[in-house]
A computed fold for a 154-nucleotide RNA, annotated as SAM riboswitch aptamer (S box leader). The model forms 97% of the base pairs in the Rfam consensus. It matches the Rfam family "SAM riboswitch aptamer (S box leader)". From the family's description: The SAM riboswitch is found upstream of a number of genes which code for proteins involved in methionine or cysteine biosynthesis in Gram-positive bacteria. Model confidence (mean pLDDT): 75 of 100. It was read from a public genome assembly, where an Rfam model found it.

């Protein structure tokens, strides 16, 4: 680096260091000498992992109730133990490992569809108050793109 796939409305500093820049792009809105990024420390708990309950699926194994069929035994059906596997527990627990995050919803938009009322506009339609369609904005939805981050793959 490139596919695959799941998440992206929750959590997380009044520490030291350092010294102007950060918030992925672009545009826009912010943060920032009352101290920006990066490093250290300290903190969340998203993923991998550890871990307990409680349901459920259930491989085996044991013996136990009953039934069948037998020459041994075999099978069904009943119990108990149990490997594993989901799921849940307003987000269970931990934070000892791997990663990760630790300002604003991925800060908001970006590209498209539907959908609602307002508004604006049209040498447009029909009419005389108006009504109808067309673009355009505005606002909610969805889905898409780009990104981030895990977990797997090449």
């Nucleotide at each position: 680096u490139u596919c695959u796939u799941a998440u992206c409305g929750a959590g997380a500093g009044u520490g030291g260091u350092g010294g102007a820049g950060g918030g992925a792009a672009a545009g826009g809105c912010c943060c920032g000498a009352u101290g920006a990024a990066g490093c250290c420390c300290g903190g969340c708990a998203a993923c991998c992992g550890a871990u307990u309950u409680a349901u459920c699926u259930g491989a085996a194994u044991c013996u136990u109730u009953g039934g069948u069929a037998u020459g041994a035994u075999a099978c069904c059906u009943u119990g108990a133990u149990c490997a594993a596997g989901a799921u849940a527990a307003a987000u269970g627990u931990c934070a000892u490992g791997g990663u990760g995050c630790u300002a604003a919803u991925u800060c908001c938009u970006u590209c498209a569809a539907a959908g609602u009322u307002u508004g604006u506009u049209c040498a447009g339609c029909u009419u005389c108050c108006g009504g109808c369609g067309g673009a355009c904005a505005a606002c909610u939805u969805u889905g898409g793109c780009a990104g981030a981050u895990g977990a797997g793959a090449a």